RNA sequence: AGAGUUUGAUCCUGGCUCAGGAUGAACGCUGGCGGUAUGCCUAACACAUGCAAGUCGAACGGGCUCUUCGGAGCUAGUGGCGGACGGGUGAGUAACGCGUGAGAACCUGCCCUUAAGACUGGGACAACAGUUGGAAACGACUGCUAAUACCGGAUGAGCCGAAAGGUAAAAGAUUAAUCGCUUAGGGAUGGGCUCGCGUCAGAUUAGCUAGAUGGUAGUGUAAUGGACUACCAUGGCAACGAUCUGUAGCUGGUCUGAGAGGAUGAGCAGCCACACUGGGACUGAGACACGGCCCAGACUCCUACGGGAGGCAGCAGUGGGGAAUUUUCCGCAAUGGGCGAAAGCCUGACGGAGCAAUACCGCGUGAGGGAGGAAGGCUCUUGGGUCGUAAACCUCUUUUCUCAGGGAAGAUAAUGACGGUACCUGAGGAAUAAGCAUCGGCUAACUCUGUGCCAGCAGCCGCGGUAAUACAGAGGAUGCAAGCGUUAUCCGGAAUGAUUGGGCGUAAAGAGUCCGUAGGUGGCAUUGUAAGUCUGUGGUUAAAGCGUGGAGCUUAACUCCAUAUCGGCCAUAGAAACUACAAAGCUAGAGUGAGGUAGGGGUAGGGGGAAUUCUCGGUGUAGCGGUGAAAUGCGUAGAUAUCGGGAAGAACACCGGUGGCGAAGGCGCUCUACUGGACCUUAACUGACACUGAGGGACGAAAGCUAGGGGAGCGAAAGGGAUUAGAUACCCCUGUAGUCCUAGCCGUAAAUGAUGGAUACUAGUUGUUAUGGGUAUCGACCCCUAUAGUGACGAAGCUAACGCGUUAAGUAUCCCGCCUGGGGAGUACGCACGCAAGUGUGAAACUCAAAGGAAUUGACGGGGGCCCGCACAAGCGGUGGAGCAUGUGGUUUAACUCGAUGCAACGCGAAGAACCUUACCAAGGCUUGACAUCCUGCGAAUCUUAGCGAAAGUUGAGAGUGCCUUCGGGAACGCAGAGACAGGUGGUGCAUGGCUGUCGUCAGCUCGUGUCGUGAGAUGUCGGGUUAAGUCCCGCAACGAGCGCAACCCUCGUCCUUAGUUGCCAGCAUUAAGUUGGGCACUUUAGGGAGACUGCCGGUGACAAACCGGAGGAAGGUGGGGAUGACGUCAAGUCAGCAUGCCCCUUAUGUCUUGGGCUACACACGUACUACAAUGCGACGGACAGAGGGCAGCCAACUAGCGAUAGUGAGCUAAUCCCGUAAACCGUCGCCCAGUUCAGAUUGCAGGCUGCAACUCGCCUGCAUGAAGGAGGAAUCGCUAGUAAUCGCCGGUCAGCAUACGGCGGUGAAUCCGUUCCCGGGCCUUGUACACACCGCCCGUCACACCAUGGGAGUUGGUCACGCCCGAAGUCGUUACCCUAACAG
Repeated sequence: AGAGUUUGAUCCUGGCUCAGGAUGAACGCUGGCGGUAUGCCUAACACAUGCAAGUCGAACGGGCUCUUCGGAGCUAGUGGCGGACGGGUGAGUAACGCGUGAGAACCUGCCCUUAAGACUGGGACAACAGUUGGAAACGACUGCUAAUACCGGAUGAGCCGAAAGGUAAAAGAUUAAUCGCUUAGGGAUGGGCUCGCGUCAGAUUAGCUAGAUGGUAGUGUAAUGGACUACCAUGGCAACGAUCUGUAGCUGGUCUGAGAGGAUGAGCAGCCACACUGGGACUGAGACACGGCCCAGACUCCUACGGGAGGCAGCAGUGGGGAAUUUUCCGCAAUGGGCGAAAGCCUGACGGAGCAAUACCGCGUGAGGGAGGAAGGCUCUUGGGUCGUAAACCUCUUUUCUCAGGGAAGAUAAUGACGGUACCUGAGGAAUAAGCAUCGGCUAACUCUGUGCCAGCAGCCGCGGUAAUACAGAGGAUGCAAGCGUUAUCCGGAAUGAUUGGGCGUAAAGAGUCCGUAGGUGGCAUUGUAAGUCUGUGGUUAAAGCGUGGAGCUUAACUCCAUAUCGGCCAUAGAAACUACAAAGCUAGAGUGAGGUAGGGGUAGGGGGAAUUCUCGGUGUAGCGGUGAAAUGCGUAGAUAUCGGGAAGAACACCGGUGGCGAAGGCGCUCUACUGGACCUUAACUGACACUGAGGGACGAAAGCUAGGGGAGCGAAAGGGAUUAGAUACCCCUGUAGUCCUAGCCGUAAAUGAUGGAUACUAGUUGUUAUGGGUAUCGACCCCUAUAGUGACGAAGCUAACGCGUUAAGUAUCCCGCCUGGGGAGUACGCACGCAAGUGUGAAACUCAAAGGAAUUGACGGGGGCCCGCACAAGCGGUGGAGCAUGUGGUUUAACUCGAUGCAACGCGAAGAACCUUACCAAGGCUUGACAUCCUGCGAAUCUUAGCGAAAGUUGAGAGUGCCUUCGGGAACGCAGAGACAGGUGGUGCAUGGCUGUCGUCAGCUCGUGUCGUGAGAUGUCGGGUUAAGUCCCGCAACGAGCGCAACCCUCGUCCUUAGUUGCCAGCAUUAAGUUGGGCACUUUAGGGAGACUGCCGGUGACAAACCGGAGGAAGGUGGGGAUGACGUCAAGUCAGCAUGCCCCUUAUGUCUUGGGCUACACACGUACUACAAUGCGACGGACAGAGGGCAGCCAACUAGCGAUAGUGAGCUAAUCCCGUAAACCGUCGCCCAGUUCAGAUUGCAGGCUGCAACUCGCCUGCAUGAAGGAGGAAUCGCUAGUAAUCGCCGGUCAGCAUACGGCGGUGAAUCCGUUCCCGGGCCUUGUACACACCGCCCGUCACACCAUGGGAGUUGGUCACGCCCGAAGUCGUUACCCUAACAG
């Protein structure tokens, strides 16, 4: 000293939370010792028991005991002193209670001191004795008696009184020296009283007060005083907060804090208050009295029921309450107190011990060495790492501990509870002694296992849904340590209530505006005063504590000694700058005067025209009106339209303008009257008269309210018509309040510049309004300039940024208002105002960790601009209807294995499920296994064969003796055995690699340096053109670069060249035939090259890039096609192609076999095929390809068969042979518009082929059969040229099976105006409360549960106040009566 948390990221505002310190603490786990402290914070709840205040026989009489008869001791009572101290508690109290500082009208026992005195008399009452009442407590009566008890007289200072005069004291005791007694003065100590200042919260408490405020005279007191009484007066307190309500003992101090402050008031110390609750007095020096009295009340106890007793907030202790707080201990040895002459007695004050880790402080649980880095644990990539010198082991020590011995100080003579304690000495033996919390970030410290949004954690953010460093356990680590964590509370951090030290344009926050009271603040200069201010001095601010320096306990805590300061209050002496006050001045602020100016400023009263509607009349005829389109509505009873006359109400076009005026709200035709303010010029007058302004007052849009008018248009409500899923809306037709006027109320608005008022200062530029000056002119303009207003831009500065910027949000001063997280809520309650509506003021419970401001990047928009794409449009052909094929869903099943699911799954994985495949099901088997490696044993391997069995398999029989060798054996193979292990198409594609799809072959995606910005970021990549393209050019705080684009690659198209076999054949020869010779010109094959680059010309364009047209050329502007897929997105797809982490199975989820299934079938969808026919079908004849494949193969030719095929068999490992007749097409004939000579499903029979096998479940052939279907609803797909459409051919897979898939060629179109719209995409810009990003976010009702609060007919309790009634004890007074030894009246 800061940190976490709002966001995708950023800056700010702002709250929440954490790290620190503290405690009279409590709880959890743990616990060795000592010292010093502390210990009912709750029920001022109730208390059993014991103790806590007695003492004096040297005041007195009596009694008792003992006696050495001298006396000694004990004592109930009378008497004295003390029980007002000490000890406890904090209920009450917001007060002169406390703190601090002053003061005058007082008292003060014991103590100190001074002075004087103590003479003389008297009669009683307890005790006691007797009688007697009562259960008891406690009495009653009669009689006796003493005193330091009580009373009279004397004396006297003193006191009262003007004086005269009055009044007025005493006590002795023991002893031989003291202690007492009385009066008075003084002191000390203690106490009573008064005053200044300070002392919590609430204004949703604003008025309070009748002894109340004062006076006079009294009463009362120790004393002042309305303290009390009588009379008189009407005061007193309060916004500087009275009164009321709530809470609270106050202080020194304590905790915290850098401080200022904030919180607190345990222990210790001072003061106060209280003593079961309330009231009261008595005694006394002192009390209205904790362990005294009286009364009332509640409670408890005793009782003979008639009455009595009691008060732990003393020390212990008990119950109760509570999270929680100790022993019914020892002693008066010390200190102190009471009594006493003293000895002494008493003392739960106190000194000590006990209990409690409650706190602080100190010590210890060992020290040194010790690596085979032991065992063991944990982890692991299996190599190791770590616990760890840690242990063991060796050497040493004894603080602690145990035992034994000695043994204090505290005591200045005696006396020691503590205590055989502290301390010292000796012996023994590493011996008796470590835990707690944490380990995701904040915050030091990491891994494994378990769990699987479960269990749980959590101070905040947040962890946990199968790989959790966040849960639980373990190992390890970190922190502290006899403690450690948690909880609670306070301060801090929090500048988060800001004096130090904050803010208010948009984050919370400027009152709607002005006037003005109190208050606050205030121009220039002079003199004085000294209240504030400053300086010096004195008093005080108790001690303890804190600070500093020492000292004593071994140290420390602790204790002791010394010392120091701030600050406060009081007193006093000075200073006079500033503030204040007083006096007398000034003119710059402010105001007045004089001369002008502009204006929708206000109020009242007149006047005006345009428009609208209504009404009357004319003309005129079928519509008008209204809308996106309509309808309701009006109109043949004559509308709309048009002309003329009349009526009414409201509003004032153009001018008109970031122009004017006003405090704001607001103000707009014109004229008149009255009236407010501003500005300019001048400088005659006043002389600080000023600014702000809590309360207060006035004004205050619209809507609304009251009363009376008015009512054309418009128009909430309402009615109707549309729209719509609905439409209580938007649109249309009507239409009431209202809008208007007068009088009154309301008092609010996004009443906004979201910006309070005043003053001063701080660059400018440019408009505009008003006036003045200068210049100019005949004059108006123009130009320069001053003041006041009103705009735009902008410097410095400010600001979180946006922005503000002489009209400040800059720099300063003064005054007012307001803010302190979001929600709840501007709500509830209370009060005030209002006719009402409502307004003003204005919370809490509860709840969240955010809410918010500005700016950034994206994404999105039924926002905008530009552009592209078979995207639409223009066309051609389809799908959707039928049948069949195939895939999917669903259903079914023992199983119908699994995956793929919008585009981007669905003729997809599968380039081909009869067995196999095969992963699924049923049944039967095997268990080191079907497959791999290692070990041991046996046997060559291998072959033939029998039984059982569906097969796998199992049980047998026989044949067979190989190869290499160093002769030990070895290699391959088979069998058996044991264990390591194999195996898994089991799970997780959301743990992964790799591969793939998609946006998209879209033109984008980034970086370095620089610059700008607090920053996220921006710039570059933007702008103007252009392109298929971030393609290129130009501009530009950018300059460059990378991945993409393009090009380089393959193929097709032209030409050249090289090479001619299996290819070709122009010319020559030859043949049935390029068959052969020959040739390589052509075709062709396959190597190499050329060619196209906007290169050339013209135009457009900016002199660019480029575009348009043209020439040449086989090809022209990317020549056609292919391969090639940027950064990334979709947790896209795939663990079943492969690989792979983790989890799971191991006589089974592995493996073998047979059979079945993947081929099921009310249904739905996708993709194909074939058709519905005449541009066709059938028959016959005829013509032209390319690209491929072939030895377990392609198969010529021939023969058989209607055919599928079969038989025989040549060639070919292929430019040589074969597949191999291409089909559409052309020609001829038939069919004649029909369910047909269309279509071919379905079914029957008979065959063929492949294959161990064709039933479930293959393909083909022949004959027969001949279904639906007559061009396909809504909807939807493909395609821009050799394309669509159409026609056939080939290949892979494959034993067999192709309507699928991949290729190949043949024939060969139509259309593109264009970019409004649909879909997708790109760039720029804009809005955003979205960022999982519009499939977003989010609002309200309802349903259910829970929490908190409010209202509610009422009902009830508590507290306070006021009025009235009854009224105990007691005090004072009065009257009457009674008693009384002494004395007086």